Predicted 3D model of a 79-nucleotide RNA (c-di-GMP-I riboswitch aptamer) from a Rhodospirillaceae bacterium. The sequence was found by an Rfam model in a public genome assembly. The organism belongs to Rhodospirillaceae, within Bacteria.
């Protein structure tokens, strides 16, 4: 230094809700609250759920990254 792993520190994020705003809608932004998270920090590759259009299947667009893998990066530094 690198990999793995995660004791401590130093600090990060922000769940469910509440209010606003956008959106058909799932579910976002933004203030508030904290449930929790060592990647709860990007990234829709793959799968899983939601949501829209389709009579129906199929299918075609969006949404969830805090559903799981995957791929980047990245603080500190016990055993």
């Nucleotide at each position: 230094u690198c990999c793995a792993c995660g004791a401590a520190a130093c600090g990060g994020c922000a769940a469910a809700c509440c209010g606003u705003c956008g959106g058909c809608a799932a579910c976002g932004g933004c203030g508030g609250g904290g449930c929790g998270c060592a990647a709860a920090g990007c990234u829709u590759c793959c799968g899983g759920u939601c949501c829209a259009c389709a009579a129906g299947c199929a299918g075609u667009g969006g949404a969830u990254a805090g559903c799981g893998g995957g791929g980047c990066c990245a603080u500190c530094g016990a055993a």